The RNA shown here (Bacterial large signal recognition particle RNA) has 263 nucleotides and comes from a Planctomycetota bacterium. Rfam family: Bacterial large signal recognition particle RNA. By type it is a non-coding RNA gene.
């Protein structure tokens, strides 16, 4: 030196998941063999993806310091942002309460004020409306078992005469059916109505006395609730800077690098 065959190698890395590795999805590096499997997951166990194919020998691969993308966890730091606590005459709004200074209404055709009647409330009753019930009206309204007259026929007498009595007519009784004009009992979410009583803080009318005020509607002030918002403040959340730890891909430079068998 050649051939075969083994072992390497043909991307890594964070978070999550997991007991635990890798894988699939997600992010970084950045270019790097193919197929098939997988998030209600797939395969595996510390030598921690299975399976099945193909490449490859120094532009490659190992370990270990640099230098570091990103990702994560922390935090007596900080700044912004939401939310919650309290607070605050800095503001605006609004409700009440006071005052009477300005406007403003009202008053000498008479204000506060005080006295008197009545109302307004209660009880009782009258009227009167409406309502509903009797009664009185009107009309109808009995085969018989209501009345009155009772043809015809019956019953009675020697006979005069007498008696019960169907239908038909009249009238009626309970009843129905109307009219509302009267008379009455009862009732009321009724009434510019009457009387009598009883209360009368307050209102509202009138009258008398009184002889200048009074009202409070709006702006100022003064108190007090309540709502926004501004500032402050407890607390938590979320994002950025800053510190501290942890994992760590690419990347410069230096160091390492095969085994057996044959020929």
């Nucleotide at each position: 030196c050649c051939g075969u065959g083994c072992a390497g190698c043909c991307g890594g890395g964070g978070a999550g998941u997991u007991g635990g590795c890798g894988g699939u999805g997600c992010c970084c590096u950045g270019u790097a063999c193919c197929c098939g499997c997988a998030a209600u997951c797939c395969g595996c166990c510390a030598c921690a993806g299975c399976g099945g194919g193909g490449g490859u020998g120094a532009u490659g691969c190992c370990g270990a310091a640099c230098c570091g993308a990103g990702g994560c966890c922390u935090c007596g730091u900080u700044c912004g942002u939401c939310g919650c606590u309290g607070g605050u005459g800095c503001u605006c709004g609004u409700g009440c309460g006071g005052c009477a200074a300005g406007c403003g209404g009202u008053g000498a055709u008479g204000a506060a004020g005080g006295c008197c009647a009545u109302g307004u409330c209660c009880c009782g009753u009258g009227c009167a409306a409406c309502g509903u019930g009797g009664g009185g009206c009107u009309g109808u309204g009995a085969a018989c078992c209501a009345g009155g007259u009772c043809a015809g026929g019956c019953c009675u007498u020697g006979a005069c005469g007498g008696g019960a009595g169907c239908a038909g007519c009249c009238u009626u009784a309970a009843g129905c059916a109307g009219a509302g004009a009267c008379c009455u009992g009862c009732g009321u979410g009724u009434g510019c109505c009457g009387c009598g009583g009883g209360g009368u803080u307050g209102c509202g009318u009138g009258g008398c006395c009184g002889g200048a005020g009074c009202c409070g509607g709006c702006u100022a002030c003064c108190g007090u609730g309540c709502g926004g918002g501004g500032c402050c403040u407890u607390c938590g959340g979320c994002g950025g800077a800053g510190g501290g730890g942890u994992c760590g891909a690419a990347g410069g430079g230096a160091g390492g690098c095969g085994c057996a068998c044959g020929g």
The source organism's lineage runs through Bacteria, Pseudomonadati and Planctomycetota.